[in-house]
Context: one part of a larger RNA
RNA sequence: CGUGAGUUGUUUGAGGGAUCUCUUUCCUAGUACGAGAGGACCGGAAAGAACGAACCUCUGGUGUAUCGGCUGUCACGCCAGUGGCACUGUCGAGUAGCUACGUUCGGGUAGGAUAACUGCUGAAAGCAUAUAAGCAGGAAGCCAAGCCCAAGAUAAGACAACGUGUACAAGCUUGCUUGUACAAGAUUUCCUAGAAGAUGACUAGGUUGAUAGGUCACAGAUGGAAGCACAGUGAUGUGUUUAGUCGAGUGAUACUAAUAAAUCUAA
Numbered sequence: 001c002g003u004g005a006g007u008u009g010u011u012u013g014a015g016g017g018a019u020c021u022c023u024u025u026c027c028u029a030g031u032a033c034g035a036g037a038g039g040a041c042c043g044g045a046a047a048g049a050a051c052g053a054a055c056c057u058c059u060g061g062u063g064u065a066u067c068g069g070c071u072g073u074c075a076c077g078c079c080a081g082u083g084g085c086a087c088u089g090u091c092g093a094g095u096a097g098c099u100a101c102g103u104u105c106g107g108g109u110a111g112g113a114u115a116a117c118u119g120c121u122g123a124a125a126g127c128a129u130a131u132a133a134g135c136a137g138g139a140a141g142c143c144a145a146g147c148c149c150a151a152g153a154u155a156a157g158a159c160a161a162c163g164u165g166u167a168c169a170a171g172c173u174u175g176c177u178u179g180u181a182c183a184a185g186a187u188u189u190c191c192u193a194g195a196a197g198a199u200g201a202c203u204a205g206g207u208u209g210a211u212a213g214g215u216c217a218c219a220g221a222u223g224g225a226a227g228c229a230c231a232g233u234g235a236u237g238u239g240u241u242u243a244g245u246c247g248a249g250u251g252a253u254a255c256u257a258a259u260a261a262a263u264c265u266a267a
Stems, first nucleotide, its partner, number of pairs: 001152001006162006015149003021049007033038001051106005059100004066093005071086006111143002117137004165182008185265001188262002190206005211257003214253005220246003227240005
């Protein structure tokens, strides 16, 4: 921009994409077959491999603004307690998120037309012949079915809701066209943000509000703060104290910030 007003939401599915893999064990059955050795078709069940998708409950990884230990040095006047730097200084753990080595699921069933192949009836050609007329069976493959995208599918689809106007001026073809103003409904800029993201976009919100921050509570992490008291000559230990601290998690709460303003749109 189009989809012959316009807007919002829900959809149909022309068409397209991905997938559709394999092994072992058991039963049937030590049966059929075979002198024996050996050893099935058909049918049924269970495990697994690789591959794929989703997810983070479990097991792990990471987790450079979490917690703790430790060394050197500098600073906060000193002690104590802290902070900076030293690869994140280093070491031990680790929430959310992201992940695999983890978990769950998938390749199912029953159809249609067929390939190789196997048939029925049957002439040409008194026979024969699955073929010439006619009628069948038949595969992990094909078409559908199941999963994903999908109306720019220009044949531009369907449904639901809102809505399908008012005033003025000009022109003429006299009921239309053009312009201006208003404006229902809706959208955008702007702002608060995001398991969305390079930017656009998408999604959740903007006081008729839980969108983010803060605060409170909880979960979870670390592992027992500082100060004080006591014990010990002291290093240190014990008590107060399952303490103190805490990024992303869950719930609640308008305390802070989403103020104010602007733009587009119709026969």

The prediction has a mean pLDDT of 81. Large-subunit ribosomal RNA, domain VI from a Candidatus Moraniibacteriota bacterium, 267 nucleotides, folded computationally. NCBI's taxonomy places the organism under Bacteria, Bacteria candidate phyla, Candidatus Moraniibacteriota.